[in-house]
Molecule: small-subunit ribosomal RNA
Organism: metagenome
RNA sequence: AGAGUUUGAUCCUGGCUCAGAACGAACGCUGGCGGCGUACAUAACACAUGCAAGUCGAACGAGAAAUUCCGAUUCGUCGGGAGAGUAAAGUGGCGAACGGGUGAGUAAUACGAGGGUAAUCUGCCCUUAAAUUAGGGAUAACCUUGCGAAAGCGAAGCUAAUACCUGAUAAGACUACGACCUCUUAGGUGGUUGUAGGAAAAGAUGGCCUCUGAUUCAAGCUAUCGUUUAAGGAUGAGCCCUUGCACUAUUAGCUUGUUGGUGGGGUAACGGCCUACCAAGGCUACGAUGGUUAGCUGGUCUGAGAGGAUGACCAGCCACACUGGAACUGAGACACGGUCCAGACUCCUACGGGAGGCAGCAGUGAGGAAUAUUGCGCAAUGGGGGAAACCCUGACGCAGUGACGCCGCGUGAGUGAUGAAGGCUUUCGAGUCGUAAAGCUCUGUUAGGUGGAAAGAAACAUUCCAACGCUAAUAUCGUUGGAACUUGACGGUACCACCAGAGGAAGCACCGGCUAACUCCGUGCCAGCAGCCGCGGUAAUACGGAGGGUGCAAGCGUUGUUCGGAAUUACUGGGCGUAAAGGGCGUGUAGGCGGUUAGGCAAGCCAGGUGUGAAAUCCCUUGGCUCAACCAAGGAAGUGCGCUUGAAACUGCUUAACUAGAGUACAGGAGGGGAAAGUGGAAUUCCCAGUGUAGAGGUGAAAUUCAUAGAUAUUGGGAGGAACACCGGUAGCGAAGGCGGCUUUCUGGCCUGAUACUGACGCUGAGACGCGAAAGCGUGGGGAGCAAACAGGAUUAGAUACCCUGGUAGUCCACGCUGUAAACGAUGUCGACUAGCCGUUGGAUCCAUUUAGGGGUUUAGUGGCGCAGCUAACGCGAUAAGUCGACCGCCUGGGGAGUACGGCCGCAAGGUUAAAACUCAAAGGAAUUGACGGGGGCCCGCACAAGCGGUGGAGCAUGUGGUUUAAUUCGAUGCAACGCGAAGAACCUUACCAGCCCUUGACAUCCUUGGAACUGGCAGAGAUGUCAGGUGCCUUCGGGAGCCAAGUGACAGGUGCUGCAUGGCUGUCGUCAGCUCGUGUCGUGAGAUGUUGGGUUAAGUCCCGUAACGAGCGCAACCCUUGUCCUUAGUUGCCAGCGGUUCGGCCGGGAACUCUAAGGAGACUGCCGGUGAUAAACCGGAGGAAGGUGGGGAUGACGUCAAGUCAUCAUGGCCCUUAUGGGCUGGGCUACACACGUGCUACAAUGGUCGGUACAGAGGGCUGCGAAGCAGCGAUGUGGAGCUAAUCCCAGAAAACCGAUCGUAGUCCGGAUUGCAGUCUGCAACUCGACUGCAUGAAGUCGGAAUCGCUAGUAAUCGCGAAUCAGAAUGUCGCGGUGAAUACGUUCCCGGGCCUUGUACACACCGCCCGUCACACCAUGGGAGUUGGCUGCACCAGAAGUAGAUAGCUUAACCUUCGGGAGGGCGUUUACCACGGUGUGGUUAAUGACUGGGGUGAAGUCGUAACAAGGUA
Repeated sequence: AGAGUUUGAUCCUGGCUCAGAACGAACGCUGGCGGCGUACAUAACACAUGCAAGUCGAACGAGAAAUUCCGAUUCGUCGGGAGAGUAAAGUGGCGAACGGGUGAGUAAUACGAGGGUAAUCUGCCCUUAAAUUAGGGAUAACCUUGCGAAAGCGAAGCUAAUACCUGAUAAGACUACGACCUCUUAGGUGGUUGUAGGAAAAGAUGGCCUCUGAUUCAAGCUAUCGUUUAAGGAUGAGCCCUUGCACUAUUAGCUUGUUGGUGGGGUAACGGCCUACCAAGGCUACGAUGGUUAGCUGGUCUGAGAGGAUGACCAGCCACACUGGAACUGAGACACGGUCCAGACUCCUACGGGAGGCAGCAGUGAGGAAUAUUGCGCAAUGGGGGAAACCCUGACGCAGUGACGCCGCGUGAGUGAUGAAGGCUUUCGAGUCGUAAAGCUCUGUUAGGUGGAAAGAAACAUUCCAACGCUAAUAUCGUUGGAACUUGACGGUACCACCAGAGGAAGCACCGGCUAACUCCGUGCCAGCAGCCGCGGUAAUACGGAGGGUGCAAGCGUUGUUCGGAAUUACUGGGCGUAAAGGGCGUGUAGGCGGUUAGGCAAGCCAGGUGUGAAAUCCCUUGGCUCAACCAAGGAAGUGCGCUUGAAACUGCUUAACUAGAGUACAGGAGGGGAAAGUGGAAUUCCCAGUGUAGAGGUGAAAUUCAUAGAUAUUGGGAGGAACACCGGUAGCGAAGGCGGCUUUCUGGCCUGAUACUGACGCUGAGACGCGAAAGCGUGGGGAGCAAACAGGAUUAGAUACCCUGGUAGUCCACGCUGUAAACGAUGUCGACUAGCCGUUGGAUCCAUUUAGGGGUUUAGUGGCGCAGCUAACGCGAUAAGUCGACCGCCUGGGGAGUACGGCCGCAAGGUUAAAACUCAAAGGAAUUGACGGGGGCCCGCACAAGCGGUGGAGCAUGUGGUUUAAUUCGAUGCAACGCGAAGAACCUUACCAGCCCUUGACAUCCUUGGAACUGGCAGAGAUGUCAGGUGCCUUCGGGAGCCAAGUGACAGGUGCUGCAUGGCUGUCGUCAGCUCGUGUCGUGAGAUGUUGGGUUAAGUCCCGUAACGAGCGCAACCCUUGUCCUUAGUUGCCAGCGGUUCGGCCGGGAACUCUAAGGAGACUGCCGGUGAUAAACCGGAGGAAGGUGGGGAUGACGUCAAGUCAUCAUGGCCCUUAUGGGCUGGGCUACACACGUGCUACAAUGGUCGGUACAGAGGGCUGCGAAGCAGCGAUGUGGAGCUAAUCCCAGAAAACCGAUCGUAGUCCGGAUUGCAGUCUGCAACUCGACUGCAUGAAGUCGGAAUCGCUAGUAAUCGCGAAUCAGAAUGUCGCGGUGAAUACGUUCCCGGGCCUUGUACACACCGCCCGUCACACCAUGGGAGUUGGCUGCACCAGAAGUAGAUAGCUUAACCUUCGGGAGGGCGUUUACCACGGUGUGGUUAAUGACUGGGGUGAAGUCGUAACAAGGUA
């Protein structure tokens, strides 16, 4: 510090997710030791049991028992001593208000920071001063007794005090009235002083005999402690002020003791704190009131910081103690382990009545994912009491439980290569675990055992001694110093030594990317994984297991939460043209901001000093535990607040001025700015009249409609409403909406010019107010045209639409309402600054004038380009989206949703404000490359057109589908499967079926044993079985090679599966002209450029231009063949000339010609003319055998289709192994209601038949071609010459030509089908061959919709040959013969190329995608209501308590005139008030028949709304 994820790719926006750190955690797996920490976060739920607050005999009275000793005894017991002035209880004092727990309540009576208290209190403690006097009456305990189950209560009697009461004294202090001084917040306060008033106390213990009495001794003295008064301090507390402190406006108004005053009361104290009266105030948009949530802080976690989250442990404060209320006591409480009352709950009960409060420590139940021992000790620290010893102390110190956290240590170290065994993998060679192990040599942490150490943590106190002080004193006491003695829960401690021995001690997660780490097996969209993206459908590095590896390590992962990353709420530090986001527009309130100059002040701001900011924590430096964690000491920091001193630039306030902002006056100017009244012509429609006749109208085409009752058309007249052609213009005006004939009246704003005046009067603007298109609503008019709804006609599968004919609201006017629009420049208003160029509108001004439509400057608008700059890009660019300033509005992923609920507005429609649950990992912007378009432009192709001939109809052949079958083997399936694999299924082939057989196998390699091989007979459908014969070759004599049989196991074998695991090969787009690269340049980038453009070409062919320059694969050419010529060669081919001849190039001969087959030549737009940019090129011509690629072939770029093929072959993986392998016989692949493709033959006279005559090319031939001759009607047979082929054979070419016949007919066309008889091949023609002869003679008379081929030696037509092959072509591949027609042209169909445009497509239009309906699930709104919680108001009620009143009852202290009184208590009553109750509202939660929409789901249904002009933008 970033990364993954939207896309085919890119940049941006934007969300989601991850890597880090942390935790009072929990869960899973695992677990050796120690140190230090830490542990009910949930039910402030309920609690059994024990303990947690007592202590003081030196305040007081009283005072046991068990036990034991002695004595007595009638042996029952009694008395005394010790126990013991002990236990227990009581009066009294102090404490119990601390310590400990919890966080329910509390949004401010809290907390934090800083102040104030001149408005206050403070027990114990400290300092100082003074005092501690004289008396009195009770009462508990105790005893007697009553009631009660108990708790407890009552009555009579006795008694003490540091308990209680009265009196004396009174320096301070307090109260009242005065005087003086000081300070002050101007109210008072402090000090000094005068008069008057009331108000105190308690003793205890030790010591001593100096004084008095004197026996110890006290009534005395003294010391200490206590008590009282006063002042001060310290500590603690109360109250007040300023400021900070959560969310919500879908809470906007709240308040009657409320705000203030006066009098009174009350408090420690100010105060409406309380009360009476008076006034009517007080709070609030800087958020009152209400609602929800919450203890606050130091700190903690995180973060670079700013911040954000949090408030366990430790520390400070607050609040609470079963729930609610209340007071008492006290220095302090409205009191956790106190009281009273009410309530709920639990327990006891004799049913009458009582008791209780773990949010103290342990512990229990419950709740929960989850949180410990009913431990030891007061040894230390601290607290209470005490003079002290000491007692108490679940505070605390320790131990126990838990890997809950942090820190440390260990589980061994060295050596060790046969790289052991074993596991895993394997390309079978090996690799890896791996020096790892074993083995050898060592060490001894830790755990274990034994022993030591009782180190340190511990000093007080007590006793003794010494000094000093007090004192009469050497007692006592106090202080200081020294010595002695004593105290340990932890603890079987830490630590140390020794013993033994590698011995007891490693797991967890992960390994597709992010993210370090890879293979095998299993599984087969199953099981499962997953933080995000996403894996899994038969080769999963993603599931499960294994091996290996990576990371961390006594832990490791998961889950949860917080911060970070997230600049994703942006103060630091974001945005708003198109991604979310500028309010529809203006006027203006509060607020915010504000021109120039000078003076003053010092609030902000700045600087210094000072106080505070608790400790702990964090940081730094040291130190202590062996280190660390941990602990200790010192420092720094704590960014803050207060006080004080100074400065005066800036902001602010104030004073005085200025004119550049703003405004006013004057003179001009333009304008569809607004309102009202009037007025004009054209047009549509309607009415009347005329002319006139059969249609009009409308559409893609029609129809509905109008019209013979006279339409449409046309002429004249009239009525009525609405809108204003031309001018008209990126022209004008207005804030926006908006505004258009003409005239008049009223009226707003703007611009220009020159002077004068005011003197900052300004900008923006939350709320508020006004304006605000269209549609809509209300009332009343009006209504020509247009036209929702509606009707009809069309279209259509449907057509509730698009089109047509009609047509009502409405559109118009007046007055109201509504308040919204893509109200858009998708761009808030105002101001300043920042290159230019060109238009245009309205002014002012200057120049020149030829008077025109000139030129310049300036100003206010309105447009087009464009520099810098900005922007994600597109683009913006002085009219900014640039650079800045001021203010307002708005945004924070998509959907749900601008929806629900609530509020406000509205007559309604609806508007405005405005969520959540749930769901997704995207949604989106701009640009790029493709693809596509019922977008555009250019071009090409037998693509169309122009032609010729076919197919589709018939019969047959052949292939396919389907059906059938035991099997009809398999594959190929739009073009690009279907006379395809198959260049040839009777057996074989053959893979299929039935049956019969074999199991190391028909075939390969290895091992062992035996044997030759082989031949014949028999059985069988055959495979096979059986019998008989047979005994090989080479040899160095050891043996070897090949063959056969048997056996064993490794293995063979598979046309079994996967062409979606593959290689190779092939098809197709397409022989289309394209596809790319290097460098450079442009762009943030994907990419672009080049390759686009102008021409041209068959061509990305070439030329020119050009930020491109070059290059590669394609095109072309090079290759083959054919067309002309030449050279060479001359047999088997040829024969011009010469000779011969059997008349056949047959022979001699020739080498000229044809031909053969080798090599050359030739054609290149080379030449001429024209066109064209003078180019490329095109057109025409010449020459030439051939002319613009001469014809044909081979040749197929980058790629596409998961195209085809596992059955050509090869091959990974899987599967079968007495079978899915192998052999054999027979059958099947040849079936047949049907459908399709490809062909053949025809339908005839351009023909059929008969007779005659002529001319090829290219091939094949020894398991072969097979001549002549002979036989047969013929297929063919016989025959066997010749030929290993330019020699011989197949081999007669046919159409054509010359004659004859047929005469338009199902024929002398056509030949299917069938019968009979044959031929050939072959072991074998039944299923199932071809051919021949005779006979038979079907359909068919040119073929619907539709569709195919072909542009020249082509189509059409005619025959010939070959491969395969025993035989079996109408197929395929070749060959030659005869030999046309047409092409105007590119509008259209199909396919393709280039450029451009749109796109929501990228699996790329066979794309994407919307809504209803149906089904399932989920959350949510409404809902007659129902049930709870909280709460407002009104009223009833009124416990305990406090305060007031009261003479019903009662009464120790004081007074008394002895009667009584003062004072008190009980009771009664009034006020306040908790619980409770009634009524009526508000709010919130749950639930509810039914219902509304929403979301998500597998391939459901119906349509096709959007994306291309998406087919109606």